[in-house]
Order: sequence, then C1' cells, then structure tokens
RNA sequence: GGGGGAAUAGUUAAAUGGUAUAACUCUGGUCUCCAAAACCAUCGUUGAGAGUUCGAUUCUUUCUUCCCCCG
Repeated sequence: GGGGGAAUAGUUAAAUGGUAUAACUCUGGUCUCCAAAACCAUCGUUGAGAGUUCGAUUCUUUCUUCCCCCG
C1' cells in the first nucleotide's frame, strides 16, 4: 500500500427494515445467628457523522479503534 472482518448494558452475546433481548455482574429484598448458595425484584445499552426509508442495530457512505490475510 491492497483486501476482509468486528464495534450493541459494567462483562459475554442475540436481534436478516417494524416495541432493542438474554445470561452473569451491581443494587434492594426473602431465607440465615452471620455469611455463602438459592429465589424474587430493579437499574442500565446499538463507536462518531452523513444519507436512503413512513420507519435503521439492520441498507449505503466517511471517520475512529481493534483483529486477520496478501505484498
């Protein structure tokens, strides 16, 4: 320099244009002499910009960061 892929909650991951979801974590509660475990509840999220569309996590494009391949 060329090509490809990824970016979603504190973490790991779903969601093929129509209400963003689950598990773990945090917090609160039940239980317990105390704690752990278990159970219940709660909070919280689409990397940044632009475009297409009635509607974008999803399609197009630019940028940023990371990974892989070729030279």

Transfer RNA from an uncultured Erysipelotrichaceae bacterium, 71 nucleotides, folded computationally.
The coordinates come from a structure-prediction model, not an experiment, and the mean pLDDT is 82.
It was read from a public genome assembly.
Its Rfam family is "tRNA". From the family's description: Transfer RNA (tRNA) molecules are approximately 80 nucleotides in length. Rfam classes the family as a transfer RNA.